c-di-GMP-I riboswitch aptamer from Methylophaga sulfidovorans, 83 nucleotides, folded computationally.
RNA sequence: UUUUUAUAAAGCCAAACUCGUCGUGAGGCGGGGUCGGAAAGCCACGGGUCUCUGGUUUGAUUGGAGAUGGCCGGGUUGCAUUG
Numbered sequence: 001u002u003u004u005u006a007u008a009a010a011g012c013c014a015a016a017c018u019c020g021u022c023g024u025g026a027g028g029c030g031g032g033g034u035c036g037g038a039a040a041g042c043c044a045c046g047g048g049u050c051u052c053u054g055g056u057u058u059g060a061u062u063g064g065a066g067a068u069g070g071c072c073g074g075g076u077u078g079c080a081u082u083g
Stems, first nucleotide, its partner, number of pairs: 002083001005080001012037002017032006035070001041076003045073003048068009
């Protein structure tokens, strides 16, 4: 420099649930918790799902603003490990 993801986890993250708090909401943040994770690090670029709000006016479509990276793809950085 490149390649593999079998086993494993010192260190790292933390689903559900719960308490507090913020938000109209989807949800966010902090404490407890520990189902799980090899990118469950980072980026809303594409798709999906969800929320708020408007248009058309009853036809399910469309505009705007948001949420989700622990739904998938993509980009980028990185640990362990194999060759």

NCBI's taxonomy places the organism under Bacteria, Pseudomonadota, Gammaproteobacteria, Piscirickettsiaceae, Methylophaga. Of the family's consensus pairs, 95% are formed in the model. The sequence was found by an Rfam model in a public genome assembly. Its mean pLDDT, the model's own confidence on a scale to 100, is 76.